This is a predicted structure of a 72-nucleotide RNA (transfer RNA) from a Leptospiraceae bacterium. Its mean pLDDT, the model's own confidence on a scale to 100, is 82. The RNAcentral record of the sequence draws on ENA.
[in-house]
RNA sequence: AGCGCAAUAUUUCAGCGGUAGAAAGGCGGGUUCAUAUCCCGUAUGUCGGUGGUUCGAAUCCAUCUUGCGCUA
Numbered sequence: 001a002g003c004g005c006a007a008u009a010u011u012u013c014a015g016c017g018g019u020a021g022a023a024a025g026g027c028g029g030g031u032u033c034a035u036a037u038c039c040c041g042u043a044u045g046u047c048g049g050u051g052g053u054u055c056g057a058a059u060c061c062a063u064c065u066u067g068c069g070c071u072a
Base pairs, nucleotide, nucleotide: 001071002070003069004068005067006066007065010024011023012022013021018055026042027041028040029039030038048064049063050062051061052060
């Protein structure tokens, strides 16, 4: 320098055009002499930035940023 992949909750990830989800973790409660386990409840996101397409975008397109990889 060229090419490819990834970026979504605190973390690990799913979601492939029509109201953003799971698990773990956090908080509150129950259980226990107490802790752990177990059970119930609850909160949490400008979906990396900017623009475009569309009635409608996390999702499609362009570009930028960051990380990882391949080639030279």